This is a predicted structure of a 349-nucleotide part of an RNA (small-subunit ribosomal RNA, central domain) from an uncultured prokaryote.
Context: one part of a larger RNA
RNA sequence: UUGGGUUUAAAGGGUACGUAGGCGGGACUUUAAGUCAGUGGUGAAAGCCUCCAGCUCAACUGGAGAAUUGCCAUUGAAACUGAAGUUCUUGAGUAUGGAUGAGGUGGUUGGAAUAUAACAUGUAGCGGUGAAAUGCAUAGAUAUGUUAUAGAACACCAAUUGCGAAGGCAGAUCACUAAACCAUUACUGACGCUGAGGUACGAAAGCGUGGGGAGCGAACAGGAUUAGAUACCCUGGUAGUCCACGCCGUAAACGAUGUUCACUCGCCGUUGGGAGACAAUGUCUUUCGGUGGCGCAGCUAACGCAAUAAGUUCUCCGCCUGGGGAGUACGGUCGCAAGGCUAAAACUC
Numbered sequence: 001u002u003g004g005g006u007u008u009a010a011a012g013g014g015u016a017c018g019u020a021g022g023c024g025g026g027a028c029u030u031u032a033a034g035u036c037a038g039u040g041g042u043g044a045a046a047g048c049c050u051c052c053a054g055c056u057c058a059a060c061u062g063g064a065g066a067a068u069u070g071c072c073a074u075u076g077a078a079a080c081u082g083a084a085g086u087u088c089u090u091g092a093g094u095a096u097g098g099a100u101g102a103g104g105u106g107g108u109u110g111g112a113a114u115a116u117a118a119c120a121u122g123u124a125g126c127g128g129u130g131a132a133a134u135g136c137a138u139a140g141a142u143a144u145g146u147u148a149u150a151g152a153a154c155a156c157c158a159a160u161u162g163c164g165a166a167g168g169c170a171g172a173u174c175a176c177u178a179a180a181c182c183a184u185u186a187c188u189g190a191c192g193c194u195g196a197g198g199u200a201c202g203a204a205a206g207c208g209u210g211g212g213g214a215g216c217g218a219a220c221a222g223g224a225u226u227a228g229a230u231a232c233c234c235u236g237g238u239a240g241u242c243c244a245c246g247c248c249g250u251a252a253a254c255g256a257u258g259u260u261c262a263c264u265c266g267c268c269g270u271u272g273g274g275a276g277a278c279a280a281u282g283u284c285u286u287u288c289g290g291u292g293g294c295g296c297a298g299c300u301a302a303c304g305c306a307a308u309a310a311g312u313u314c315u316c317c318g319c320c321u322g323g324g325g326a327g328u329a330c331g332g333u334c335g336c337a338a339g340g341c342u343a344a345a346a347c348u349c
Base pairs, nucleotide, nucleotide: 004320005319006318008302012317014201015200016199017198021194022193023192025088026087027086028085029084030083031082033081034080035077036076037075038074039073040072041071042070049065050064051063052062053061054060091191092188093187094186095184096183097182098181100179103177104176105175106174107173108172109171110154114150115149116148117147118146119145120144121143125136126135162169163168206247207246208245209244210243211242215241216240220236221235222234223233258316262312263311266294267293268292269291270290271289272288273287274286275285276284277283278282298305299304322349323348324347331342332341333340334339
């Protein structure tokens, strides 16, 4: 490379948008690039293969044919692909009307709790643990009450709930803004799918500048435990956690399952809409979109998956090829740095 794979054995890119490329709905007409057929030329000879012949046989040699799977020219065919044109509405989008949600950004605001401060009451302990001690406290702590200040997070509601491409999103309210969904089937008329490079977003930690700092809390200090204890437990506590702007670009970024479309037996929930029936403010039937549980066929090495497929097919992309060395070295590139991305070999089993 061919082939085979990619939930858990090696392997799905963190996610989306999108360039090139690849692939692409129904009908008709034309064309003839791909495709198919005929004919001609060429495809050196020898060799290989088949048949026949000559050396007594064979090797060897000679003759004929086939093959040379290709290329060129020419004459045709027109189903499929391509190209050109006309057209259609189911894919895709738009419009109108509904209605949903912790979707996003910015502002305003609320209560509980915590900490601190002041004052008041009050007196000897408090705190902490398996037990203690460090620590705090007669300079009046802890506790209780009133007042004030500060920062961060939003109990109950709350749920296999909902929304978002993923990361993620939760007090209330206002403004701006994005989106899927349902109904009507009015409009456009294939405008689509995927997507190497590329661009944007991307938890936490970390970095830069400036703020902020209640609680928590790497590092650090002390007290314990222990043979030791650079830990687990306790008392403190800096960075950080929070905000603004700018970087970083990684995670078990997980459903360990790439994206789009189609098809395939049923049952039970739940969520957002619609339609119909009826004994009508509800019950039943049904339909579209999501989200869960079980289960048939089928698949799977098994576990299991099973209309939200890991079933049956197609399209396009990423990735894998024994373990270690190693996601390392070197080089390149990005970054302020930390480091990221790309990515081997010797050697060894």
Its mean pLDDT, the model's own confidence on a scale to 100, is 87.